[in-house]
Model confidence (mean pLDDT): 86 of 100. Large-subunit ribosomal RNA, domain VI from a Patescibacteria group bacterium, 244 nucleotides, folded computationally.
Context: one part of a larger RNA
RNA sequence: CGUGGAAACUUGAGAGGGCCCUUCCUUAGUACGAGAGGACCGGGAAGGACGAAGCUCUAGUGUACCAGCUGUUCCAUCAGGGGCAUUGCUGGGUAGCUACCUUCGGUUAAGAUAAGUGCUGAAAGCAUCUAAGCGCGAAGCUGUCCUCAAGAUUAGGUUUCAUAGACUGGUUAGAGAAUAUAACCUUGAUAGGCCACAGGUGUAAGUCCAGUAAUGGAUUGAGCCGAGUGGUACUAAUAUGUCA
Numbered sequence: 001c002g003u004g005g006a007a008a009c010u011u012g013a014g015a016g017g018g019c020c021c022u023u024c025c026u027u028a029g030u031a032c033g034a035g036a037g038g039a040c041c042g043g044g045a046a047g048g049a050c051g052a053a054g055c056u057c058u059a060g061u062g063u064a065c066c067a068g069c070u071g072u073u074c075c076a077u078c079a080g081g082g083g084c085a086u087u088g089c090u091g092g093g094u095a096g097c098u099a100c101c102u103u104c105g106g107u108u109a110a111g112a113u114a115a116g117u118g119c120u121g122a123a124a125g126c127a128u129c130u131a132a133g134c135g136c137g138a139a140g141c142u143g144u145c146c147u148c149a150a151g152a153u154u155a156g157g158u159u160u161c162a163u164a165g166a167c168u169g170g171u172u173a174g175a176g177a178a179u180a181u182a183a184c185c186u187u188g189a190u191a192g193g194c195c196a197c198a199g200g201u202g203u204a205a206g207u208c209c210a211g212u213a214a215u216g217g218a219u220u221g222a223g224c225c226g227a228g229u230g231g232u233a234c235u236a237a238u239a240u241g242u243c244a
Base pairs, nucleotide, nucleotide: 001151005161006160007159008158009157010156014148015147016146017145020048021047022046023045024044025043026042032037050105051104052103053102054101058099059098060097061096065092066091067090068089069088070085071084072083073082074081075080110142111141116136117135118134119133165243166242167241169185170184171183172182173181190236191235192234193232194231195230196229197228199225200224201223206219207218208217209216210215
């Protein structure tokens, strides 16, 4: 830009992906075979690699969370803290992301076939799977399964609407380089704040008590807390505008 406008839901021409492998048990030490050995067919159970999704578990990261420790400097000093020293070092760690973790997948009909193997059967009174005709037959092909898909210019279909609807602007994240997508814009929980909870760290400061003191105990599972869950209009999503 096109498919009359708009919103939602779709069909599937076509395209892509996948359809993998091993071991064990059983059938059965059976058929077969002198023995050694040792099945087809069928049933069941584990596993490998690969792929997809996810973060409940396990584990990693987690330089905006918590604690411990050292040196120095600053807050006049003590105490308590801030800065710097690779995030100063160390021990943990929420969300998110991730795999070493978890869950799931590779299936069954069917059709046409390859090599091959047949039936009927002449040319060629026989024979012959082939010349006419008719079968069986593969992890392969088509299809079944999954994904995309009407620029499939053959531009499809259904429902509803017709000033419908969309955009700009703003608050944002289940999205993200920009854009786009998605949620919301007071008829509001979209983000921040606040409250509660989960979760992390591990018993804050101050005060009191014991001790000469270092230190210990009580207040106290305390204090602090990033992204998590729920709630709450306190703050900001105002007011407008543009297309149609």
The RNAcentral record of the full RNA draws on ENA.
It matches the Rfam family "Bacterial large subunit ribosomal RNA". Its family is annotated with structural constituent of ribosome and ribosome in the Gene Ontology.
The source organism's lineage runs through Bacteria and Bacteria candidate phyla.